This is a predicted structure of a 354-nucleotide RNA (Bacterial RNase P class A) from a soil metagenome.
RNA sequence: GCUAAGCGGACGCGGGGGGAGAGACAACCCCUCGAGGAAAGUCCGGACACCAAAGGGCAGGGCGGUGGGUAACGCCCACCCGGCGAAAGCCGCGGGAAAGUGCCACAGAAAUACACGGCCGAUGGCGCGGCCACACGUGAGCCGCGUACAGGCAAAGGUGAAAAGGUGCGGUAAGAGCGCACCGGCGUCGUGGUGACACGGCGGCCAGGCAAACCCCGCCCGGUGCAAGGCCAAGCAGGACCGUCGACCCGGCUCGGCGAGGUCCAGGUAGGUCGCAGGGCGCCUCGGCGCCCCGCCAGGGCUCUGGCCCCGGCGAGAUAGAUGUCCGCUCGCGACAGGAUCCGGCUUACAGGC
Repeated sequence: GCUAAGCGGACGCGGGGGGAGAGACAACCCCUCGAGGAAAGUCCGGACACCAAAGGGCAGGGCGGUGGGUAACGCCCACCCGGCGAAAGCCGCGGGAAAGUGCCACAGAAAUACACGGCCGAUGGCGCGGCCACACGUGAGCCGCGUACAGGCAAAGGUGAAAAGGUGCGGUAAGAGCGCACCGGCGUCGUGGUGACACGGCGGCCAGGCAAACCCCGCCCGGUGCAAGGCCAAGCAGGACCGUCGACCCGGCUCGGCGAGGUCCAGGUAGGUCGCAGGGCGCCUCGGCGCCCCGCCAGGGCUCUGGCCCCGGCGAGAUAGAUGUCCGCUCGCGACAGGAUCCGGCUUACAGGC
């Protein structure tokens, strides 16, 4: 990486089609289709739907070597760089620490700046001695020795995960990229490469780590999810109307009010239906039809037995959610697990076999 026990029979379950019946539905009969590599977690990315939305910015979030793939991605492929490895190869939250701020436990003198122990005495000071001078015990000066007061140093020691590049030679009072050689880094130039980058030349330029701390740079990001949403629509309640009825007010009549009945209307609950499905194209009456391709099955034909052609049928779509149970046979004795809008990924689970 692939596979995910096989064959047959019986009884069932969900979808579609057909038959029978005067017609429709159910029951009945027949045919056909009916879970996965992960259908899972719901972690990324999209399609689709509704809501929101001039444009730009701020805030907030995500991503981060380079090139390519893609509808898109935090996914995939190739490469670069770094680490490990003898190699095959494996690993990587892999932009910037030379914009700024912040932090760096313990130990340690000092964590980005220092001097604890230590090294030095070139320079100045102080002390002693010598030279020299004279007024003979003093010193303007010179020399030497000592001291470590001023001072110089950061090599070696110690601490630490980390101490101002590393090794060596020179150099120096002692030291130090102070000078030089090699190595490492950085900058710059050239060459090669689409690029990350690599190689070479030059320049002592030598710069600690952390951005999964703030931050800076580049790119991306509206919200909610099929319980989205569209259509139809009982009952109850609502509105309008009426050559109808009851009853109230009234002396009577008319208007009006209340109730019943009828007709119509709007929103819309329960419920139903679409959304909902192999892929693509075309047509129209927008729900179907037709054609092509892919796959499976049945029948027929041709054949060089590899296949090819014709014709027909089919492609999960439930809604509390269908694919199960039993029996027989074979084998290497069978794991993880079940759609719920769809698709691309990632992650996780997994017996046996190849």
Its Rfam family is "Bacterial RNase P class A". Rfam classes the family as a ribozyme.